RNA sequence: CUAUCCGCGUUGGGAGAAUCUGGCAUCGCCAGUGCCGAAGGAGCAACCGCCCCGGAACCUCUCAGGCCCACGGACCUUCGCGGGACG
Numbered sequence: 001c002u003a004u005c006c007g008c009g010u011u012g013g014g015a016g017a018a019u020c021u022g023g024c025a026u027c028g029c030c031a032g033u034g035c036c037g038a039a040g041g042a043g044c045a046a047c048c049g050c051c052c053c054g055g056a057a058c059c060u061c062u063c064a065g066g067c068c069c070a071c072g073g074a075c076c077u078u079c080g081c082g083g084g085a086c087g
Base pairs, nucleotide, nucleotide: 001087005083006082007081008080009079012076013075018033020032021031022030023029024028034067035066036065040063041061042060043059047055048054049053
């Protein structure tokens, strides 16, 4: 100096599932039932790697979160800052 990678931010895109029932101080809250998986979390271990030690899912669960819109949103993408190993 530095690929992959890690963390933080940033640009564009970004799904699913009752705007159900009842109550109330009404665009929200509470309770009940039903449902969703792509915040997070947990489980298995497909897979991956610097390989005997590590990292681990878009799979599974639904604690949490969500079920008009909005917000949020894994992931892909744009641009940066920092870390940084083989070499």
The RNA shown here (Glycine riboswitch aptamer) has 87 nucleotides and comes from Maritimibacter harenae. The coordinates come from a structure-prediction model, not an experiment, and the mean pLDDT is 76. Rfam family: Glycine riboswitch aptamer. From the family's description: This family represents the bacterial glycine riboswitch.